The RNA shown here (SAM riboswitch aptamer (S box leader)) has 134 nucleotides and comes from Trichloromonas acetexigens. RNAcentral holds the sequence, with entries from Rfam.

RNA sequence: UCUUUAUCCAGAGUGGUGGAGGGAAAAGGCCCUGCGAAGCCACAGCAACCGGUCACCGACGCGCCCGCGUCGGGGGAUGCCAGGUGCUAAAUCCUUCCCGUCGACGCAUGCUGCGGAGGCGGGAGAGAUGAGGA
Numbered sequence: 001u002c003u004u005u006a007u008c009c010a011g012a013g014u015g016g017u018g019g020a021g022g023g024a025a026a027a028g029g030c031c032c033u034g035c036g037a038a039g040c041c042a043c044a045g046c047a048a049c050c051g052g053u054c055a056c057c058g059a060c061g062c063g064c065c066c067g068c069g070u071c072g073g074g075g076g077a078u079g080c081c082a083g084g085u086g087c088u089a090a091a092u093c094c095u096u097c098c099c100g101u102c103g104a105c106g107c108a109u110g111c112u113g114c115g116g117a118g119g120c121g122g123g124a125g126a127g128a129u130g131a132g133g134a
Stems, first nucleotide, its partner, number of pairs: 001134008013043005021032003026096004044088003048085003051081002054079001056073007092126001097123006105115004
């Protein structure tokens, strides 16, 4: 870098350094920011994925029982350990493409038709993070 898969409306910040930007990219919106942005460091925190396997649970076998052995599980960081990552403004800040539904309003019109801002729901795409693969 590519690819598979799971998750993404929950949660969790202080200090130092730094000195003007930041919220992935483009556009639009809306926000954060000299009451100090990004980046970096320290400490703290959160609890999603992976990990350990002592307690515990299940099955089977042995055994009179206690129990022992094998295999599997071990789920909410509320049984235990705290290792590998991640994260700590706002839904992944919101929208962008497609479908469904409601539909202000506009145009045409005597059944009604067409367009349609926007709301809601679903999906796709993009992205982030983990785990696996190339």